[in-house]
Context: one part of a larger RNA
Formats: sequence, structure tokens, C1' cells
RNA sequence: UUGGGUUUAAAGCGUCAGUAGCUGGCUGAAACCGUCUUAUGUGAAAUAUUGGUGCUCAACAUCAAUGCGUGCAUAAGAUACCUUUCGGCUAGGGAGCGGGCGAGGUCUGGAGUACUUAUGGGGUAGGGGUAAAAUCCUGUAAUCCUAUAAGGACUACCGGUGGCGAAGGCGCCAGACCAGAACGGAUCCGACAGUGAGUGACGAAGGCUAGGAGAACGAAUCGGAUUAGAUACCCGAGUAGCCCUAGCAGUAAAUGAUGCAGACUUUGGUGUUGCGAAUACUUCGUGUAUUUGCAGUACCGUAGGGUAACUGUUUAGUCUGCCACCUGGGGAGUACGGCCGCAAGGUUGAAACUU
Repeated sequence: UUGGGUUUAAAGCGUCAGUAGCUGGCUGAAACCGUCUUAUGUGAAAUAUUGGUGCUCAACAUCAAUGCGUGCAUAAGAUACCUUUCGGCUAGGGAGCGGGCGAGGUCUGGAGUACUUAUGGGGUAGGGGUAAAAUCCUGUAAUCCUAUAAGGACUACCGGUGGCGAAGGCGCCAGACCAGAACGGAUCCGACAGUGAGUGACGAAGGCUAGGAGAACGAAUCGGAUUAGAUACCCGAGUAGCCCUAGCAGUAAAUGAUGCAGACUUUGGUGUUGCGAAUACUUCGUGUAUUUGCAGUACCGUAGGGUAACUGUUUAGUCUGCCACCUGGGGAGUACGGCCGCAAGGUUGAAACUU
């Protein structure tokens, strides 16, 4: 390389949008680029095969024919498929509509308990902490009870292998704005689609810049213990940070360790969420129960798959399209260079050597 692979052995980009490219529904007509057929020309020599001829034979040499040269060019035709052009269609896709749904997003306002602090009142000797202690707080009256005020953060119960979101993620209440999928129906457009190299956007925690805020918690740091030591685990303090505003950064075991989209399948069973339909009951309601359709989300499991664990209509089964990635371990996600960044660093990414 041909290949073979990517849940766990190496390997799915953190996620999405989308350019080029690649791939693409049913049907009519035309063209004939690809494709196919025929003909002509060309396709060096040597080598090869067969039959001759010449060296006494043979190797060898030489002549003729054939073959090879898998191709290219030109001309004439064929039109199923591919392609192109002009039409038509509605099963894909999109738009409109209907009543519901949800911690989906942004902003504004409000509430709640707890906590800390301050002040007033009550009250007096301890409090706190631990396995046990001590550091620590406390006679300038602590801890505790009570009243009031201020502050910042957070949102118990409900809460659920429940929901929503592309992922990261999202949980008190109300409002405004923005966005969404599912279901129903079949009004409109009529293949408008799938994927997606580059590219762009979003992207937990921690980090960085500037300005605020600072209750609790709390890297660093300082004390107290423990210990042989203890730069730790435990305890008392505590700065950055955590919070807000505007930017940067762009990484995670960013996990379902499983790319996206479509079709299908001896076969399903049990829950649950949303919407719909039918039947029965009804206190007539946004009600209850049963059955059922679609969509999601879990568990079990048939066939099949898999080295196995397992997976199994939410596929790791059978196929199709497109992208990304892998090719023994270490060196190494390192060095050098490029690009990006304020920096930290990120991204791209080797080799020698070793085994």
C1' cells in the first nucleotide's frame, strides 16, 4: 500500500452551523458526456510462441507468421444505468395552522429559610473543637435566649434510572422577550436533501485582564495536633478564588469511553414522560380507569453479532451515503518550526535511541 478496523485491545473531532467536495426520491421527453458495440489508423525494436534456414548438433544467430503492447485517436451506431437540459408529481425536506409540554436561553422585579455581623434587652462562666487534645473565642461579658437592622450567597421539601437543551449544561416565584422538539391535521412550496475538508459559533471547573462586591466555603499561607519525620490526612484561622459587569482563554474520564443521516429485522415483554384516538365510569374538571397510535426515556430479553464482558428496533444486527481517526510499547502529546494567546499555555506535531 491492497486492506482490516475504531464501547473496553491503537483509533469517533467536546458540540453544532455551514463553504467546496462526495452522495442523492418517483415519473415523461430530448441530448449522448461517461458506458457499450462496430470499423479504420496507430500501438518501435528486443523478449515470447509456432514453423523454416545457417553454424557437424545444441546453446546461439536469422527469416516469416502469430501473440503482447491491457492504450490512444477518428468515424458510425445503441440509450437500460450515470450525467446534462426542459417538464410533471408528493412518500424525503421545509413553511403555515391547532391545543398542549418542558430546571431550554436572556433580562427585570420580588420572596424564603439558614448564615455572619452590628445594636438593644435577659443571663453568667465557660464556649468551641477532637479518637483524645491543643491552638482559638471569652470578665472590654463570650456560648445561650430574645427583639431589630444590615449584608452577600443560595434556592430544602416537591424531586423521580422524571423533564428540557447540539453539547457544555439547566431547579424558589412572577413578568417581558427569544428559541425548541413531539403530537395532530394535510393548507402551501415541490427534491429545495444527507454528510461535510477548510472555516465560523458555542463550550464545565480551574486560570488571566480591568472594575465592583465579599456572608458562607476555601487552594496558598500561618498556627495547634498526630508522627521517627508529617511540607499530609484531623483541628483553629485565612488570601486568591467562588459572586456581579466587560473581555481573554478553549481545555476535561467534555463518557453512552459508542460520529451524523436513512432503510430494514424469527419478536417482543415490563415501567415511565409528552401529545393524540377509542371505550367505560364520572363529583362534569386541565377528572379517573383500560386498550391503543406516534415520539422520547429506562430495564429484561429472541434472532443476529461479539475473543469475551456484553449488545440486542435507543444495535455493538443486515445494508447505504458522507466525514473524522488508528497501524507494537517507550522516547512523547515531548523537541523544533508555524499559527493562536497578556501570560499560563493551546493547536499542529517528529526523529535519534531503546525494546